[in-house]
Molecule: transfer RNA
Organism: bacterium
RNA sequence: GCCGGAGUAGUUUAGUGGUAAAACACUUCUUUGGUAAAGAAGUGAGCAUGGGUUCGAUUCCCAUCUCCGGCU
Numbered sequence: 001g002c003c004g005g006a007g008u009a010g011u012u013u014a015g016u017g018g019u020a021a022a023a024c025a026c027u028u029c030u031u032u033g034g035u036a037a038a039g040a041a042g043u044g045a046g047c048a049u050g051g052g053u054u055c056g057a058u059u060c061c062c063a064u065c066u067c068c069g070g071c072u
Base pairs, nucleotide, nucleotide: 001071002070003069004068005067006066007065010024011023012022013021018055026042027041028040029039030038048064049063050062051061052060
C1' cells in the first nucleotide's frame, strides 16, 4: 500500500428499514441475628464520527477514525 471483519449500557452480546433487548454489574426493597445466596422492582446506551438515500436508518451507500486478521 491492498483486501476482509468489528465498533450498540460500566462489561459481554443480540437486534439487518418502523425508533434498541438480554445477561452480568449498580441502586432500592423482601428474606436473615448479620453477611452471602435467592426473589421483586428500578436506573443507565439513541447505536465510533460526518455526510447521502428514504416518509422513516443501529440496519442500506460513501468518506474518515480506532481495533483485529490476511496479502505484498